[in-house]
Molecule: RNase P RNA; transfer RNA
Organism: Oscillospiraceae bacterium
Formats: sequence, structure tokens, C1' cells
RNA sequence: UGAGCAGACUAUGCGGUAGCGGAAACGAUUUAGUUUACGAGGAAAGUCCGAGCAUCACAGAGCAGGGUAGCUGCUAACGGCAGCCGAGGGUGACCUUAGGGCAAGUGCAACAGAAAUAUACUUCCUCAUCUGAGGUAAAGGUGGAAAGGCGAGGUAAGAGCUCACCGGAGCGCAGGAGACUGCGCUGCCAUGUAAACCCUAUCCGAUGCAAGAACUAUUGGUGCUUUGUAUCUUAACGUCUGCUCGGCGGAUACAAAGUAAUGUUCGCUUUAGCUUGCCGGCGACGUCAAGCAUAGAUAAAUUACCGCACACGACAGAACUCGGCUUAUCGGUCUGGUCAAAAU
RNA sequence: GCGGGUGUAGUUCAAUGGCAGAACACUAGCUUCCCAAGCUAGAUACGUGGGUUCGAUUCCCAUCACCCGCUCCA
Repeated sequence: UGAGCAGACUAUGCGGUAGCGGAAACGAUUUAGUUUACGAGGAAAGUCCGAGCAUCACAGAGCAGGGUAGCUGCUAACGGCAGCCGAGGGUGACCUUAGGGCAAGUGCAACAGAAAUAUACUUCCUCAUCUGAGGUAAAGGUGGAAAGGCGAGGUAAGAGCUCACCGGAGCGCAGGAGACUGCGCUGCCAUGUAAACCCUAUCCGAUGCAAGAACUAUUGGUGCUUUGUAUCUUAACGUCUGCUCGGCGGAUACAAAGUAAUGUUCGCUUUAGCUUGCCGGCGACGUCAAGCAUAGAUAAAUUACCGCACACGACAGAACUCGGCUUAUCGGUCUGGUCAAAAU
Repeated sequence: GCGGGUGUAGUUCAAUGGCAGAACACUAGCUUCCCAAGCUAGAUACGUGGGUUCGAUUCCCAUCACCCGCUCCA
């Protein structure tokens, strides 16, 4: 200098005019008004996971159903993250990985091919002899896949039949916290598919702020709660949201009272919060200290216009709140590795 | 906002992981003096992108589009 890898940050900037949202102060007390500061994001998105919070019974057991799947950690938790192991890719920095079990059982494998989990079509060899019997699976052919690969010995021809190397399986020893790795022995038991049913291990109660709570209040219906009366009886019924057990409520009918919705307020934004520093840790992260905090609307505000500058401006708009993941995104900046060439 | 579901031909619907089909509609021909009906033939599709698998409309993941329900009722 060129190419490439990983990570972090940023998201046009400055100024003016008018307007909108809630807040504070002043003024006024009936409404209005004035001033001040603040007012979308890295993804606010998809709603894919995990939680907080709220109600159902302070939330039970089993089955069913669903999620996850190398190991060790981090975390409130997770299917997230970090480090490592195995496999694959790249010259390399580095990247990707639904990565438990087909040797528990069952299913499926179209077409082609002789044969698809067992077999002999063309071959090869021997004997009989002109189409028969036997041996074999080395060669050919089909297929994604044909009972390890390759070489040598061996043989009538052949074959893990025997041997070396490689691959895979089992056992033993050693190392490691573990996934796993290395070595030795035995010996070739046997296709693929579990993002097929299933098995193993482990986790999961249901419903979501339109949850829910308080105040106020108008008519009818309906539901729910409480009280009273009548009837039925110890089994049925209702409920805990698919079933069983178990728990709770005795059940049904009638009557009376209360309750719901709208409206207002709360939930509603200060918390597993963010930044910096010291220390511990390879790291995710943790302890401590200091500092910071500034949308909270409810038919829903965050806008419009103008001027200047240039690199000419992407994706995109909060609705209970956090931790992640995924997806969209014009560009720009910084940091640390790698490869190639050249120079010193 | 929260929850749930569906994408196949122009339309309405099928299809067990193994050549995507039916009805109506469309086009052409036959029939008719002409049209309709009828008969014959033909064209047309798995929302998009990845993955698993020998093989995907089907199984898994992401994404896009559309639909439905939820505030006791009047």
C1' cells in the first nucleotide's frame, strides 16, 4: 500500500417563526392567559423466548399436551450470553453448527435396479456336458444408500480367510471439573431417516394492563355475590379452563338487596436502571464507590415552514415495564488481529 | 395493545414426504343461418427466502400479506 476478519460507537448539524402534549411557577378564581425547561428508537417493529406485576384457590398429585437437547459457567430467568469440546469451511485473522438416542420398539425409503435390509442380473471358477448342479461376491451395471476402504498374501475362482495402514465398534489404562482426548487389546454385528412416531433427561398451572383496584352513578335484560323461604337428598351438580384423583362450594326453584358499563383516578413509569472508576474473573458477569435520570398520551402530542453548511441525510413512530433473540437500515468514525507485496 | 388462525390455477376447494387434481371461468375447434347449450382439445398455480431429507405443497426456522376474537348486552 492492497485485500480481508472481528468488535464498539454514531444515526445530518446549527439557527429562526408558528403550533401540539403533559408538568412546574406566576396571574386569575368562571373560562381564558403568560413564562420556563422537557417531549420516540437502535431497532419503539415481529410478538419469537424469558421474567416482573395482576386476577383466578397464596396454584396440589398423576396422565395427556407443549418447549429444550455437547460440556462447564453467567444470570432474577431464558430456547439468551461467555469460554471450551466435537464436526465442517477458510492460506490466515476467523466463521458456521436443531450437536441426546435408529445397538428399546414401530414406520417409511418413489423411480431405477436381479435384489432396498436382503440378494445373485451380467460375470468369474469347478464338475457334468450344451444347459444343468455347486462355489464365490473380487469386477461390471442401477441407485442418495448394495453387509467397511485400499494394498499384499492366499485360492480352482474368491472372500477380514490372514496381515499392514485407515475408518468404525467394544473393553481396559492414563489425562481433564466435564464434553472429550491419547495409548493398548479384541475384532468387523449389519444402510439412511427421530426438523417420522417414539424413547431418555429436564422445564412448563391458566389468563394477560382490554390484567386488575378505588370513587361516583341512569332504565331494562343477563350473569355474579349475600340473605330469607320451599323442595331434594349424601349421591348428583358447580368450580379450579383436556381427563382422573384430590380440594373447595350441599344443590335446585322463588323473593329481596348489592354489584358490573360510561366517566374520573390509580396501575403508569425510579428500577433485576444507566455511565464511569477500583478490585476479582480468560470471558459472560459480580462486589464496592461516585455521578446521572427529564414522553407517559387515551382517540391518542412529539408537527409544519424558512435560512445556512456539507459528506445531501437510511430503516422507521412509544401505548404496563424490563432481559434477550430475529428482521429492516443511506452512510460515517474508532479499536484490535490476519494475508500478500515492497521498503528499512 | 393482547390472543388466535389462513396462504395451492382467474374464483371456490382437494391432495399420506415420491408425476399437483376437481368444479366453474378462459382460449381454440366441431355443431348452428347466428347466439346459447352440448362435444373435443389446450393453457394457467403450491405467498417469499433459507434449512432437514436421496427427494418438500407437506417437516422446521425466518419473513410478507390477509382474516378473526378480546372493553357484559340493548